[in-house]
RNA sequence: GGACCCGUAGCUCAGUCUGGAUAGAGCAGCCGGUUCCUAACCUGCAGGUCGAGGGUUCGAAUCCCUUCGGGUCCG
Numbered sequence: 001g002g003a004c005c006c007g008u009a010g011c012u013c014a015g016u017c018u019g020g021a022u023a024g025a026g027c028a029g030c031c032g033g034u035u036c037c038u039a040a041c042c043u044g045c046a047g048g049u050c051g052a053g054g055g056u057u058c059g060a061a062u063c064c065c066u067u068c069g070g071g072u073c074c075g
Base pairs, nucleotide, nucleotide: 001074002073003072004071005070006069007068010027011026012025013024020058029045030044032042033041051067052066053065054064055063
């Protein structure tokens, strides 16, 4: 220098291929219940400008371009 993969909640990830409208799960956190107390268990809550910028579109996490970070391979 080139090709490909990954980046979504504090952490681990799904969703992307086939655009469809409220962006989800588990763990962690907080409130409450249960318990003599703790753990475990149960209910609920909060938490995201989907790495960044731009474009296409009625509509973008999803498609296109650029770019940043990480990884693998080739030279």